RNA sequence: GAGCCUCUAGCUCAAUGGGAGAGCGCUCGCUGAAAAUGCGAGGGGUUCCCGGUUCAAGUCCGGGGAGGCUCA
Numbered sequence: 001g002a003g004c005c006u007c008u009a010g011c012u013c014a015a016u017g018g019g020a021g022a023g024c025g026c027u028c029g030c031u032g033a034a035a036a037u038g039c040g041a042g043g044g045g046u047u048c049c050c051g052g053u054u055c056a057a058g059u060c061c062g063g064g065g066a067g068g069c070u071c072a
Base pairs, nucleotide, nucleotide: 001071002070003069004068005067006066007065010024011023012022013021018055026042027041028040029039030038048064049063050062051061052060
């Protein structure tokens, strides 16, 4: 320098162009002598950034950034 892939909650990952979610973790409650386990509830998001298309974008298109793999 070139090609390909990935980027969403603290972590690991979902989400057919139409209400952004799960598991784990965190907080609170119940149970319990206390803890662990179990059960219930809750908080936590500028979906990497900037534009475009669209009635509507995490998703499609363009540019940029970061990371990974391969080639030179």
The prediction has a mean pLDDT of 83. Transfer RNA from a Patescibacteria group bacterium, 72 nucleotides, folded computationally. The organism belongs to Bacteria candidate phyla, within Bacteria. Its Rfam family is "tRNA". Its family is annotated with triplet codon-amino acid adaptor activity in the Gene Ontology.